[in-house]
RNA sequence: GGACCCUGCUAGGGGAGCGCUCGGCGCUGAGAGUGUGGCUCGACCACUGACCCUGCGAACCUGAUCUGGGUAAUGCCAGCGAAGGGAAGCACUGGUUACUCGUA
Numbered sequence: 001g002g003a004c005c006c007u008g009c010u011a012g013g014g015g016a017g018c019g020c021u022c023g024g025c026g027c028u029g030a031g032a033g034u035g036u037g038g039c040u041c042g043a044c045c046a047c048u049g050a051c052c053c054u055g056c057g058a059a060c061c062u063g064a065u066c067u068g069g070g071u072a073a074u075g076c077c078a079g080c081g082a083a084g085g086g087a088a089g090c091a092c093u094g095g096u097u098a099c100u101c102g103u104a
Base pairs, nucleotide, nucleotide: 001099002097003096004095005094007091008090009089010088011054012053013052014051017027018026019025020024035047036046037045038044060085061084062083066079067078068077069076
């Protein structure tokens, strides 16, 4: 010096399910909707908060109205899955590595 990790900055990607007696509470989860506006009053649309993820990419989408198991119920668990897609640059302090170069 490189590579990797941590951290920071900037930018970008993404989802918000199931059940109830629906005020609210329960299940899983990082997150199950913070605020504003609009409407066809549905988390439907736009922006936004929180959270997760950005190539060593299972965040998330497709296959999928899929398959098996389980549950009060549900992407709840597993398979599918070495499948097909999927959003990144920079910086320096620290750490790791012993890959490269130099000096002794």